Predicted 3D model of a 1405-nucleotide RNA (small-subunit ribosomal RNA) from an uncultured bacterium. The RNAcentral record of the sequence draws on ENA. Rfam family: Bacterial small subunit ribosomal RNA. The coordinates come from a structure-prediction model, not an experiment, and the mean pLDDT is 85.
RNA sequence: GAGUUUGAUCCUGGCUCAGAGCGAACGCUGGCGGCGUACUUAACACAUGCAAGUCGAACGGGGAUCAUCGGUGUAGCAAUACAUCGGCGGUCCUAGUGGCGCACGGGUGAGUAACACGUGGGUAACCUGUCCUCGAGCUCGGGAUACCCUCUCGAAAGGGAGGCUAAUACCGGAUACGUUCCUCGGAUUGCGAAGUCUGGGGAGGAAAGGUGGCGAAAGCUACCGCUCAUGGAGGGGCUCGCGGCCUAUCAGCUAGUUGGUGGGGUAAUGGCUCACCAAGGCUAUGACGGGUAGCUGGUCUGAGAGGACGACCAGCCACACGGGAACUGAGACACGGUCCCGACUCCUACGGGAGGCAGCAGUGGGGAAUUUUCCGCAAUGGGCGAAAGCCUGACGGAGUGACGCCGCGUGGGGGACGAAGGCCUUCGGGUUGUAAACCCCUGUCAGAGGGAAAGAAGGGUCAUGUGGCUAAUAUCCACGUGAUCUGACGGUACCUUCAGAGGAAGCCCCGGCCAACUCUGUGCCAGCAGCCGCGGUAAGACAGAGGGGGCAAGCGUUGCUCGGAAUCACUGGGCGUAAAGGGCGCGUAGGCGGGAUGGCAAGUCAGUCGUGAAAUCUCUCGGCUCAACCGAGAAACGUCGGCUGAUACUGCCGUUCUUGAGGGAUGCAGAGGAGACUGGAAUUCCCGGUGUAGCGGUGAAAUGUGUAGAGAUCGGGAGGAACACCGGUGGCGAAGGCGGGUCUCUGGGCAUUUCCUGACGCUGAGGCGCGAAAGCGUGGGGAGCAAACGGGAUUAGAUACCCCGGUAGUCCACGCUGUAAACGAUGACGACUAGGUGUGGGGUGGUUUAGUCCAUUCCGUGCCGCAGCUAACGCAUUAAGUCGUCCGCCUGGGGAGUACGGCCGCAAGGUUGAAACUCAAAGGAAUUGACGGGGGCCCGCACAAGCGGUGGAGCAUGUGGUUCAAUUCGACGCAACGCGAAGAACCUUACCUGGGCUCGAAGCACAGUGGACCGGGGUAGAAAUAUCCCUUUUCGCAAGAACUGCUGUGGAGGUGCUGCAUGGCUGUCGUCAGCUCGUGUCGUGAGAUGUUGGGUUAAGUCCCGCAACGAGCGCAACCCUUAUCGUUAGUUGCCAGCGGGUCAAGCCGGGCACUCUAGCGAAACCGCCCCGGAUAACGGGGAGGAAGGUGGGGAUGACGUCAAGUCCUCAUGGCCUUUAUGUCCAGGGCUACACACGUGCUACAAUGGUCGGUACAAACCGUCGCAAACCUGCGAAGGGGAGCUAAUCGGAAAAAGCCGGCCUCAGUUCGGAUUGGAGUCUGCAACUCGACUCCAUGAAGCUGGAAUCGCUAGUAAUCGCGGAUCAGCACGCCGCGGUGAUACGUUCCCGGGCCUUGUACACAC
Repeated sequence: GAGUUUGAUCCUGGCUCAGAGCGAACGCUGGCGGCGUACUUAACACAUGCAAGUCGAACGGGGAUCAUCGGUGUAGCAAUACAUCGGCGGUCCUAGUGGCGCACGGGUGAGUAACACGUGGGUAACCUGUCCUCGAGCUCGGGAUACCCUCUCGAAAGGGAGGCUAAUACCGGAUACGUUCCUCGGAUUGCGAAGUCUGGGGAGGAAAGGUGGCGAAAGCUACCGCUCAUGGAGGGGCUCGCGGCCUAUCAGCUAGUUGGUGGGGUAAUGGCUCACCAAGGCUAUGACGGGUAGCUGGUCUGAGAGGACGACCAGCCACACGGGAACUGAGACACGGUCCCGACUCCUACGGGAGGCAGCAGUGGGGAAUUUUCCGCAAUGGGCGAAAGCCUGACGGAGUGACGCCGCGUGGGGGACGAAGGCCUUCGGGUUGUAAACCCCUGUCAGAGGGAAAGAAGGGUCAUGUGGCUAAUAUCCACGUGAUCUGACGGUACCUUCAGAGGAAGCCCCGGCCAACUCUGUGCCAGCAGCCGCGGUAAGACAGAGGGGGCAAGCGUUGCUCGGAAUCACUGGGCGUAAAGGGCGCGUAGGCGGGAUGGCAAGUCAGUCGUGAAAUCUCUCGGCUCAACCGAGAAACGUCGGCUGAUACUGCCGUUCUUGAGGGAUGCAGAGGAGACUGGAAUUCCCGGUGUAGCGGUGAAAUGUGUAGAGAUCGGGAGGAACACCGGUGGCGAAGGCGGGUCUCUGGGCAUUUCCUGACGCUGAGGCGCGAAAGCGUGGGGAGCAAACGGGAUUAGAUACCCCGGUAGUCCACGCUGUAAACGAUGACGACUAGGUGUGGGGUGGUUUAGUCCAUUCCGUGCCGCAGCUAACGCAUUAAGUCGUCCGCCUGGGGAGUACGGCCGCAAGGUUGAAACUCAAAGGAAUUGACGGGGGCCCGCACAAGCGGUGGAGCAUGUGGUUCAAUUCGACGCAACGCGAAGAACCUUACCUGGGCUCGAAGCACAGUGGACCGGGGUAGAAAUAUCCCUUUUCGCAAGAACUGCUGUGGAGGUGCUGCAUGGCUGUCGUCAGCUCGUGUCGUGAGAUGUUGGGUUAAGUCCCGCAACGAGCGCAACCCUUAUCGUUAGUUGCCAGCGGGUCAAGCCGGGCACUCUAGCGAAACCGCCCCGGAUAACGGGGAGGAAGGUGGGGAUGACGUCAAGUCCUCAUGGCCUUUAUGUCCAGGGCUACACACGUGCUACAAUGGUCGGUACAAACCGUCGCAAACCUGCGAAGGGGAGCUAAUCGGAAAAAGCCGGCCUCAGUUCGGAUUGGAGUCUGCAACUCGACUCCAUGAAGCUGGAAUCGCUAGUAAUCGCGGAUCAGCACGCCGCGGUGAUACGUUCCCGGGCCUUGUACACAC
């Protein structure tokens, strides 16, 4: 920095990711080299080999060998040869004595919380082999002993006894400059114990020789060695300051403990040890205990501060099978030494012995996991030695492991409007991709051949030069010169030649974070996943593929560390509501602390000196071809130490001041506290009187109570508890809390005064005290109230809410408990920072006759509000502002304030207070919605007021269900159900059964073939179809073309699925008045404002106001129709006047006035008047007008909601099907029927039925048609055909109405279902399954339970007429006109709009 809590927002807060790192491991993969690195686990056990020896120039002896001398023997004449013995000597080897080393080097990290480590000091309390420096010395003697020999024990390991011998082994004497001790002086230093230098006397104390040279020897000399002493270097011991883990759920620890005196011990201080004496010592600045841990330089990370770690390398420590101990030694309490105990392993003759890989390799074991039983002392270093040299698993190298870092390669250039293949595709193409092929090159690495380093300097020997020592030109030593010899790695690095692109690329990822996208498969399956989350049929998230991204000999995963995390906050956080202020006070330690002045210099600051090992890190330069790696130089590294200086601040020591704090004096207010006493009202109970039937209680009741007299009412009495009015965001108190009155005792506060003290202060871990209610103990008290409990109700239940009762308790005394939403959810104290307005207590000033009022000031208590703060809400001189001091507390949610432990409590319980496990959140504030049996305002046939229905009956129709071979499918609250259907007998038709077809029922293109196709007839069949017969092409001279049948190919077809993949269309909220935008403004932001408010409207309609100003989609208007008039036009319409004419009739001439028709206009706008209103918008009334306040009706449906409906109108992605899910045909089905529901029709009758007569419409339709007159039939209808492509003819009668007659309340002269019979019409065909007619039949039904629907005016109701569809079929649907009714009002139900409020809701009650 990002992701993740939400619809969205801001904040808080956790979780997660991106980075870097690792002694790693695991998965897949793996070409080369360099440099590093490699048991983190069992300090588990170890076979085998090696890892510490060396010196013969310390010593005696032994062995081998060589030279020489002598003896003996054999051979030989002898010289001599051989063998053997002995002496002296050289060389080599060496068990033993002796010296030095073995205390280094190498390993490990168990233990250790410690002066173990780091850092800086001290040692006046100490040691130091070898080395250096300087001084002196090395003399005279002595006795042993190993080896060896003899004997002997034992299986062995190992001993024992006796005898011999040497030394640089051991012992004694002498000498003694220093030194040590004692003693007497001097000088000097130090705070001091005392040290240093120096002088005199006394006491004690050393030694070893070897090799070489010269020499007859004595001896001299060189080197090495030895002794004493001085100083040093380096090393070590002891000691002190400071620094670095967790835990207080470890709070007290301690007997050598703390100190002293004396003795002992040590190199040395010291209870280190011992005796005695004293009673101390440590601890909240964390003793003691528990857990964990080697410490450091450093390493990793980080901007830093920090955090984590302590592999490799380096310093220190500790350890060496576990534990203990000492010996030797300069040094050890000793890794490859000793002794003892223990465990384990091995040997054994069972008596007894041996051993210690945490050295290098290696083995087993453990484990996710960590290498060769390699080469060499060539180099570096170490031990011994005079030296050569020997030893050295230290070390130098090689080997194994991609374990890490670094470098290199796996080829380079050219090469297509782009091969093939793959993948995708909108089928055009795109992509893989210059990638490949192909052409031209190069030659790193690996391979083969050849050449070939550096690491090597020393040291030895020989020769030689110079110098030193010396008596010496000997030796010896030092420094050179020349020659010669020395390499594990390794024929390695490196160089070169050869051949040839030849041998060398993988891993992870591609939903967001996070760079990289498509297809297929799968279908909440299989799976993925670090977090959020993907997968339920179109998955960029699973799996595969293509493509892409990242890194690359590696890539991922896992684990761990730091970072991000300001998420423990020193740098750098918080606590009103997110986690977090202790319930309140007093006060201890501690922390912090007013003004002035002097001193000191601890803190602080400056300078300088010392130290801060090396390596590491950083910089510069350099060496390996580069880099990693390595080297050199510089820089850097600290709360460190010494010295010098500064004195502002803090501190410390003085002196002083008064403002902080306290005191005195004078007043004041108050439910402050404790105790005693006392008052009235009310409730209840008891007694008595009056009095009679209920009372009481509730939403309604009941339990309860009352005729044994309640309730009501009057009088009297008892008892307990609480104190009306005053009473007030009034008062008092630290908080809890405190309320009738009086008295006593008592705490605190405020004001005034400025008299006293002189910083005496603030806070406060522990501690102590106070602490509501409930609860507990003991004893009282008990009226009312009332947990528990009983009963009555309510309810699905009701362990509740309501009612009737009722015990603890509530009250008092004493004691305990110690908690609370103990809250202002806000610790205490102090300072500072605009105001306004109340209120309580006091002071001062002014004013009023007075009540009083005004100004000001201090203290308290509220409200509003600026700056500022805050995530916001809000806080705002009573801060949550700006600061200071001190205390308490927080660190994701749950588990859990739980468990365990401690403390407290009589108990209940309190206090302190975790973890496992689990979640990706839990939260705060605010926003927009939605919702509320929240509020306000307002609409709507929403209710109410009415009229008529539905729900009951019969029938029609749709649906569910059931049935069926099939009863095709869709539609399901409103908003499916007379819906798609504006018309299923066949067709339709999608369903079922059966029979057929497969280029298919239709169309297109191409190729081939034929001349038909069509039409008529026959046969089979249910038909489709098959087959036969008859007839049969057109144009053109021809080529050919057209048409058509058949065959083949490309391709068709699907009312199959998905309306949750879609377009389009539609329903619905809703014709509701809303929905938005731009700019501006406000807000961190979501968002708000505008659009809210005051009015008004049918309306977000308009007016006014307003941080808004405008605008858009909606509203309205514009459109159609209807109502009035004008005008134009006048046939098919009309007929006033004129004429003709009829029984009559616009029938005719004529006319266009009227009606009408249909074009164009006019008219209505709150325009006018009055009133109301704000002078507005607008409203009410009135006039005029055909119409009056949008005149009536229609069309018109904002942003959006319902994954609403439709893949079966159409279109369309994907999927499925292709001799079938396509297509043709026949028959059947969609019309079924125990039931249930919706929508209708007809009724139940007299406001009616029936018969007769008679009147008045509108709209519409008609040539595939409407059909008149007339004739036939009871009728449906038939015959007939005039007229009409329609203001002309026809459908056509309108019906209710009106007039008259009959019926008289009944299952009827109501009602017409059902059924029988007979017919008509349409149609290929009315059986399943049409409509209509006539005759007969005459069912249910007498107004419909709960419930429910429509309608506000030409509306409901009622009456008929027409049309679409249609061969025929309407009670449905769409239209038309005739007759023609009721609303106080907005409390309630339903739906809606606006404002507001609450919310833990947001797929939103």